[in-house]
RNA sequence: GCCCUCAUAGCUCAACGGAUAGAGUACAGGUUUGCGGAGCCUGGGAUGGAGGUUCAAUUCCUCCUGAGGGCA
Numbered sequence: 001g002c003c004c005u006c007a008u009a010g011c012u013c014a015a016c017g018g019a020u021a022g023a024g025u026a027c028a029g030g031u032u033u034g035c036g037g038a039g040c041c042u043g044g045g046a047u048g049g050a051g052g053u054u055c056a057a058u059u060c061c062u063c064c065u066g067a068g069g070g071c072a
Stems, first nucleotide, its partner, number of pairs: 001071007010025004018055001027043005048064005
């Protein structure tokens, strides 16, 4: 330099172009307990940035940023 893949919650992962973006774990509150932990219930929290296509974009296209890989 060229090509490919990836970027969603604190962390690990889901989500035919259309459902309130969903789980596990962590966190907070409650319940329970002699106190904790575990269990059970409840809650807050996310689509890397800018454009484009579309009635509708996490999803498709372009550029940028970052990470990983291949070739030279």
Molecule: transfer RNA
Organism: Candidatus Methylomirabilis sp.